[in-house]
RNA sequence: GGGAUUAGCAUAGUGGUAGUGCAGAAGCCUUCCAAGCUUAUGGUGAGGGUUCGAUUCCCUUAUCC
Numbered sequence: 001g002g003g004a005u006u007a008g009c010a011u012a013g014u015g016g017u018a019g020u021g022c023a024g025a026a027g028c029c030u031u032c033c034a035a036g037c038u039u040a041u042g043g044u045g046a047g048g049g050u051u052c053g054a055u056u057c058c059c060u061u062a063u064c065c
Base pairs, nucleotide, nucleotide: 002065003064004063005062008022009021010020011019016052025039026038027037028036045061046060047059048058049057
């Protein structure tokens, strides 16, 4: 000097209600289990700035490459 950091894990999102898959929870189904279906929960590394509005733009900072 450059890059990465988003849910328990993996990952998308170039200013306008933060998604997806897996996992976990509850329910339906089933004699039971598995499978399947439905629902809800849960997240932008930290601090500040710009903006009507920031995961997104700017500055500082932490960790990793």
Overview
A computed fold for a 65-nucleotide RNA from a marine eukaryotic metagenome, annotated as transfer RNA. Its Rfam family is "tRNA". Model confidence (mean pLDDT): 82 of 100.